[in-house]
This record gives sequence, C1' cells and structure tokens, in this order.
RNA sequence: GGGCCGGUGGCGCAACGGACAGCGCGGGAGCCUUCUAAGCUCACGGUUGUAGGUUCGACUCCUACUCGGCCCG
Repeated sequence: GGGCCGGUGGCGCAACGGACAGCGCGGGAGCCUUCUAAGCUCACGGUUGUAGGUUCGACUCCUACUCGGCCCG
C1' cells in the first nucleotide's frame, strides 16, 4: 500500500429501512431477611466512531476519514 471484518450505556452483546434503540452483567434505590447472601421490584445511564449523502423515514444503504483485528504484498 491492497483486501476483509468490526466500532451501539461502565463492560459483553442484540436490533426485516418504520415502536420510546433493547437484553444481560455491573453500579444506585427499595422489598424480603435478625444480619448478610440469594431472590424480587423500580429508576438512572446512549452524540449508535467522525463528517457528509440517499430516503417520507437510517444503528441499518452509499462515500470519505478515523480507530482496532486478521490476511496479502
């Protein structure tokens, strides 16, 4: 330099072009318990890597860039 895959809450991951972007873990509050642990409930937490484009509508499609991984030279 070329090719492929990926970047979504603190962490691990979902999301036929159409719900308010969800789930688990972790953290917080509460219930339960003599107290813990376990269990249950609730709320919080997101610039979907960045910037453009297409579309009535983009996490999703297109382009460039950027970061990480793998392969080729």
Molecule: transfer RNA
Organism: marine sediment metagenome